[in-house]
RNA sequence: GAUCGAAGAGGCAAAUCCCGGGAGACCGGGAGACGCAAAGCCGCGGGUCCCAGGCCGGUACGCUCCAGCAGCCGCCGGCAAGGACGGCCGGGUUGCCGAA
Numbered sequence: 001g002a003u004c005g006a007a008g009a010g011g012c013a014a015a016u017c018c019c020g021g022g023a024g025a026c027c028g029g030g031a032g033a034c035g036c037a038a039a040g041c042c043g044c045g046g047g048u049c050c051c052a053g054g055c056c057g058g059u060a061c062g063c064u065c066c067a068g069c070a071g072c073c074g075c076c077g078g079c080a081a082g083g084a085c086g087g088c089c090g091g092g093u094u095g096c097c098g099a100a
Stems, first nucleotide, its partner, number of pairs: 011036002016031006034087001040093003044090003047085004054079006062069002
């Protein structure tokens, strides 16, 4: 000096509450600790979640020659651009301390 490695020091911070932001998923700050050896970083693959705006369908109101027309705003449903998590799984990358 290297490997293994107990304890300890140090680090992060779930739920919940408060303040603020967002349409929302959720995020930032404070309090708080369930846990975490990468619960550091990236956000690449999968997964889950959100839908204000957009598109599609239905529909109330409306028009009407009673067959339909139209349906902006509103209401209901769907799709998904996009977004969120990443403490759901995988991947990439960096990395702290140490007795016998």
This is a predicted structure of a 100-nucleotide RNA (c-di-GMP-I riboswitch aptamer) from Desulfuromonas sp. Its mean pLDDT, the model's own confidence on a scale to 100, is 81. The organism belongs to Desulfuromonas, within Bacteria. Its Rfam family is "c-di-GMP-I riboswitch aptamer". From the family's description: GEMM was predicted in a large-scale screen for bacterial structured RNA regulatory elements.